[in-house]
RNA sequence: CGCUCAUCCAGAGAGGUGGAGGGACCGGCCCGACGAAACCUCGGCAACCGCUGAUGAUCUCGGCAGGUGCCAAUUCCGGCAGAGCCCGCGGAUUAGCGGCAACUCUGGAAGAUGAGAG
Numbered sequence: 001c002g003c004u005c006a007u008c009c010a011g012a013g014a015g016g017u018g019g020a021g022g023g024a025c026c027g028g029c030c031c032g033a034c035g036a037a038a039c040c041u042c043g044g045c046a047a048c049c050g051c052u053g054a055u056g057a058u059c060u061c062g063g064c065a066g067g068u069g070c071c072a073a074u075u076c077c078g079g080c081a082g083a084g085c086c087c088g089c090g091g092a093u094u095a096g097c098g099g100c101a102a103c104u105c106u107g108g109a110a111g112a113u114g115a116g117a118g
Base pairs, nucleotide, nucleotide: 001118003116004115005114006113007112008111013042014041015040016039017038021031022030023029025079026078027077028076043071044070045069048067049066050064051063052062053061054060075110080107081106082105083104084103086099087098088097089096
C1' cells in the first nucleotide's frame, strides 16, 4: 500500500506546552482566543486481539486488563440506489406509465478501528 472478515444510535477529560485552526473528502451544520491542530503528563471508557472460568471442543455468558483503540455532536447529518409517502396521465384512492424537493425505511459507497493473510 491494497485485499479479506468483524464492528461503528452505548461509553469515557483534566492539567501543561503551543498559538489558529479542527470535525477524512465534497455540501451542510457545528466546535474553536472562555484557546483549534499537534506534543507531553496524569486520568478514564471499552473489550477487537490476548490471558482466564463455566467446560474437553464449538457456541454462549462471565472475569482480568498485557497489545491496540477511543474519550463534542449516531461515523455530527447527507452524498449512491431502491421502496414508501406525495404529484401527474389514466374511467379509477385500486391496473399501468411517468415524475419526485422534503420526510421515513432498507441496502450500498466512502471512512475509522481491530484481527488476519500478502
A computed fold for a 118-nucleotide RNA from uncultured Thermanaerothrix sp., annotated as SAM riboswitch aptamer (S box leader). It matches the Rfam family "SAM riboswitch aptamer (S box leader)". From the family's description: The SAM riboswitch is found upstream of a number of genes which code for proteins involved in methionine or cysteine biosynthesis in Gram-positive bacteria.